The part of an RNA shown here (large-subunit ribosomal RNA, domain II) has 684 nucleotides and comes from a metagenome. RNAcentral holds the full RNA, with entries from SILVA. Rfam family: Bacterial large subunit ribosomal RNA. Rfam links the family to the GO terms structural constituent of ribosome and ribosome. Its mean pLDDT, the model's own confidence on a scale to 100, is 86.
Context: one part of a larger RNA
């Protein structure tokens, strides 16, 4: 991993609801006693109600407060209880079951490991040469100094024996700490055998929370004990009706709980009180909009005060200002905490004859739910960011399948009682994958744009306008002119149309600027405007739109149309069919309510039957027990096939198999249903 089998709301005792049956202003025995037992009968001790108020003595339909006959509080006027069974929930208990890490008592342990005592044991082989001591040598004597002897040393190399620095190996290993090859100490604070001592709130530590029996921040065994767990996991047939919530308030409270919301099941009572629509009458300061207040805020005209210069002989004062700007005009302007103004919604309240829906309220009882997510729309926050965050509205999801978006919890369409090889649509779709138009019409679009993106850029093209010019020849191209006073003045080393300042006239003329641009040192020279001439039909700006076009670089493979592919099969407005869903209709069927008639079943009619937590209701199956009626060696349980049959939970019935008990009916009590708990045992 699989198969099998066990594996969780159980029991008592008291409460409180609802049903049921007894009796009833009463209802009822417990414990015993007699009965084999068990019903049964005695047993009335007790407890429950029929009175309540006080703290209490008391009083008593009252009473207590009080000075009180006031006033208020709790009653009474308004009578149902009571014992049993069942069934839901509560409270105490293990209390629906399994799981801690702790904690607390009492005991075993130092055979492993630490230190310690006490007796023993080991330490190849080589090196090094300390003190000392002899002999010589020196001294006055010593020291000295030299050779030999000597054999010290947490002393050197290095096996054993003790470690464990490196490093391949090993990692379900040979091994729950090893193996190889190199290492480290190796007479010593050395190793190391027997034997004993130190004990958990302790004990030992050359100190590492190290070690105290492959366990140590507190050993291990039993016990207390089903410790406790606001956490996590599991929790076992079958249908049928309802159906939620992720909010408020409070919490040593934030992943737990209480009350209230919102579900459900029962009974209740009326002027049906709810919902939805209309009519009508409110109340209010949102959007919007306004500048009348409150503040911001631009221009500008006037200007008050206060600066600055300048005249000026003191008292005065005058003049200028490119300072400063209260404040009034005038024009434009902004505001969640500005308002002269002011809507839609929405909310309160009333009415509605006929006419839609069926809810709403009050009581009791059993709940769940307090982590919610998307969207749409108003808004706070943030970066007018986030699948971000906080709030209001409404939807969806959650608890909703089915169709569409390729595919997708919240978008679109739909809301699945079951069945039908029936029809009609819905969103969306009709050329192949792929059900259904290569359907009609009129434009666009050339980019495969469609089939991802800006800011900005362009003689891309369509459609509408405005305004220049044009047969008195435009526009574009070509021919030729584009002068002269003049080299304008001034500047300048020079300035001559063309560095730069002023100023920009006059003449000849079809026509040519004191010069549009290049050029020169300055000049020249090119060229433009502007005119003639050749052509001969349109040519320019300018702003609005529509459909492209550039911008346009990413990581596994084409890869920003689901694919194929498409020039419509892309866009745009239009028309007509057609496919398309569990929608809706047909046709049968089950099945909840209500109503109506029957009133045992039952028939019709009308509305319904998506569900997760969660109430409610009806069954089906296991195991006993009881009565009752049966099967069974002519084959019972069991197991096994199998085309029956019930909505289901199951239930018959046949063959084979087995080889001795088992069903049905009515009731009755429960160790009463298994796929999941890293479940527990067995098998494989």
């Nucleotide at each position: 991993a699989c198969c099998g089998g066990c594996g969780a709301g159980u029991u008592a005792a008291u409460g409180u609801u609802g049903c049921a049956u007894g009796c009833g202003a009463g209802g009822u025995u417990a414990a015993g006693u007699a009965g084999a037992a068990g019903a049964u009968a005695c047993g009335g001790a007790g407890c429950c109600g029929a009175a309540g108020c006080g703290a209490a003595a008391g009083c008593g339909a009252g009473u207590c407060u009080u000075a009180a006959u006031a006033g208020g509080g709790c009653g009474a006027a308004a009578u149902a209880g009571u014992a049993u069974g069942c069934a839901g929930u509560a409270u105490u208990a293990g209390a629906c079951c399994c799981g801690a890490a702790a904690c607390c008592g009492a005991g075993u342990g130092a055979u492993c490991u630490a230190g310690c005592c006490a007796u023993g044991a080991g330490c190849a082989g080589g090196u090094u040469g300390a003190a000392g001591u002899u002999u010589g040598g020196g001294u006055a004597a010593a020291a000295c100094c030299a050779a030999a002897u000597g054999g010290a040393g947490g002393a050197c190399c290095g096996a054993a024996c003790c470690g464990a620095c490196g490093u391949a190996c090993c990692c379900g290993g040979a091994a729950a700490c090893g193996u190889g090859c190199g290492c480290g100490g190796a007479u010593g604070a050395c190793u190391u055998g027997u034997g004993g001592c130190u004990a958990g709130c302790g004990g030992u530590g050359a100190a590492a929370u190290u070690c105290c029996a492959a366990u140590c921040g507190a050993a291990c065994u039993c016990g207390g004990a089903u410790a406790u767990a606001g956490c996590u996991g599991g929790u076992u047939c079958u249908c049928c009706c309802c159906g939620a919530a992720a909010u408020a308030g409070g919490u040593u409270u934030a992943g737990g709980c209480c009350u209230a919301g919102c579900c459900u099941u029962g009974a209740g009572a009326u002027u049906g009180a709810g919902c939805a629509c209309u009519g009508u009458g409110g109340a209010g300061g949102u959007a919007g909009a306004g500048c009348a207040c409150u503040g911001a805020a631009u221009a500008u005209a006037c200007a008050a005060u206060g600066g600055c210069c300048c005249c000026a002989u003191c008292u005065a004062g005058g003049g200028g200002u490119a300072c400063u700007g209260a404040g009034u005009g005038u024009a434009a302007u902004c505001a969640a905490a500005c308002u002269c103004c002011g809507a839609a919604u929405g909310c309160c309240a009333u009415a509605g004859a006929a006419a839609g829906c069926a809810u709403a309220c009050u009581c009791a009882a059993g709940a769940g739910u307090c982590a919610g997510c998307g969207u749409a729309u108003g808004g706070g926050u943030g970066a007018u960011a986030a699948c971000g965050u906080c709030c209001a509205u409404g939807c969806g999801c959650g608890a909703a399948a089915g169709g569409a978006a390729a595919a997708g919890a919240g978008u679109c369409c739909a809301g699945a009682u079951c069945g039908c090889c029936a029809a009609u649509u819905a969103a969306g779709g009709u050329c192949c994958c792929a059900a259904a138009a290569u359907u009609u019409g009129u434009a666009c679009u050339a980019a495969g744009u469609g089939g991802g993106a800006a800011a900005g850029g362009a003689u891309g093209u369509g459609g509408a306008g405005u305004u220049g010019u044009c047969a008195a020849a435009a526009c574009a191209g070509c021919u030729a002119g584009g002068a002269g006073g003049u080299u304008g003045g001034c500047u300048u080393a020079g300035a001559a149309g063309c560095a730069g300042c002023c100023a920009u006239c006059c003449u000849u003329u079809a026509a040519a600027g004191a010069g549009u641009g290049c050029g020169u040192a300055a000049u020249a020279g090119c060229u433009c405007a502007c005119u003639a001439g050749u052509c001969g039909a349109g040519u320019g700006a300018c702003a609005c739109u529509g459909c492209g076009c550039c911008g346009a670089a990413g990581a596994u493979g084409u890869a920003c149309c689901g694919g194929g592919g498409c020039u419509a099969a892309g866009u745009a407005c239009a028309a007509u069919a057609c496919c398309g869903a569990a929608a809706u209709u047909g046709c049968g069927g089950a099945u909840u309510u209500a109503c109506a008639c029957a009133u045992a079943a039952g028939u019709g009619u009308a509305a319904g039957u998506g569900g997760u937590a969660g109430g409610g209701g009806a069954g089906c199956g296991u195991u006993c027990c009881a009565a009752g009626g049966g099967c069974g060696u002519u084959g019972a349980a069991g197991g096994u096939u199998g085309a029956c049959u019930g909505u289901g939970a199951g239930g018959a019935c046949a063959g084979c198999u087995g080889g001795a008990g088992c069903g049905c009916u009515u009731g009755g009590a429960a160790g009463u249903g298994a796929g999941a708990a890293u479940g527990c045992c067995g098998g494989u």